This is a predicted structure of a 119-nucleotide RNA (NiCo (Nickel/Cobalt) riboswitch aptamer) from an uncultured Actinomycetes bacterium. It was read from a public genome assembly, where an Rfam model found it. It matches the Rfam family "NiCo (Nickel/Cobalt) riboswitch aptamer". The literature on the family includes a 2015 paper in Mol Cell by Furukawa et al., "Bacterial riboswitches cooperatively bind Ni(2+) or Co(2+) ions and control expression of heavy metal transporters". Gene Ontology terms of the family: metal ion homeostasis and cobalt ion binding. The family is grouped with related families in Rfam's "NiCo_riboswitches".
[in-house]
RNA sequence: AUACUACAGAGCGAACAGGCAGCCCCCGCCAAGGUCGGCCCAAGAGGCUGGGGUGUAGCCGGGCUCAGACGACUAAGCCAGUCGCCGGGCAGCGGAAGCGAAGGCUCCGCGGGACGUUC
Numbered sequence: 001a002u003a004c005u006a007c008a009g010a011g012c013g014a015a016c017a018g019g020c021a022g023c024c025c026c027c028g029c030c031a032a033g034g035u036c037g038g039c040c041c042a043a044g045a046g047g048c049u050g051g052g053g054u055g056u057a058g059c060c061g062g063g064c065u066c067a068g069a070c071g072a073c074u075a076a077g078c079c080a081g082u083c084g085c086c087g088g089g090c091a092g093c094g095g096a097a098g099c100g101a102a103g104g105c106u107c108c109g110c111g112g113g114a115c116g117u118u119c
Base pairs, nucleotide, nucleotide: 009119010118011117012116013115016113018060019059020058021056022054023053024052025051026050028048029047030046033040034039063090064089065088066087068086070084071083072082073081074080092110093109094108095107096106098105099104
């Protein structure tokens, strides 16, 4: 100097998982229209809540923190660290009504695992 590996930070990515949406089915409720057309339709068109299925690839794909409760492991000697799970908090994202000139405030919900790549 270069390559590889590990760690830290930042950016990007995606056909991972997962979520939203789409499509199909079902229960319940409303109900006569739906489609560009063909056609479909009270033996229920179409709409809504809920549930199930489906990658169809449209969107997202997750930064942390408190060792606070419980359990486990390590070594030590009574303290420290890590993991799992539970419970909190921040950033961020979405929504609702109100306020504000605006930034934003209030309330509700989510708040997240892994991977690849570049610096």